[in-house]
RNA sequence: GACAACGGCAAACCCGGCGAAAGCCGGCGACGCAAAGCUACGAGGCUACAGCCGCUCGCACGAGCGGCCAUGCCAGUCGAGCCGCCGAA
Numbered sequence: 001g002a003c004a005a006c007g008g009c010a011a012a013c014c015c016g017g018c019g020a021a022a023g024c025c026g027g028c029g030a031c032g033c034a035a036a037g038c039u040a041c042g043a044g045g046c047u048a049c050a051g052c053c054g055c056u057c058g059c060a061c062g063a064g065c066g067g068c069c070a071u072g073c074c075a076g077u078c079g080a081g082c083c084g085c086c087g088a089a
Stems, first nucleotide, its partner, number of pairs: 001086001008033002014027005031076001037082003041079003044074003051068007
């Protein structure tokens, strides 16, 4: 980063699986991507099983609701690091 070339990746939906969820894996499929290759280092975002707090049912056992919370997740949110195809202006 070009109305170039060889190619590459694969959004959403749907199907199967894992997971509490966010989400991930595989298949189908292409919205798009010059790093939409890899890495949770920084920022930001998503989820809340468990835990803590509060309220309610009915005192208890339990149950329900709400709030907080990442050690979970997002690299196709941005930045950063590393690797990488081609060669016009």
A computed fold for an 89-nucleotide RNA from uncultured Longimicrobium sp., annotated as c-di-GMP-I riboswitch aptamer. The coordinates come from a structure-prediction model, not an experiment, and the mean pLDDT is 88. Its Rfam family is "c-di-GMP-I riboswitch aptamer". Rfam describes the family as follows. GEMM was predicted in a large-scale screen for bacterial structured RNA regulatory elements. The RNAcentral record of the sequence draws on MGnify. NCBI's taxonomy places the organism under Bacteria, Longimicrobiia, Longimicrobiales, Longimicrobiaceae, Longimicrobium.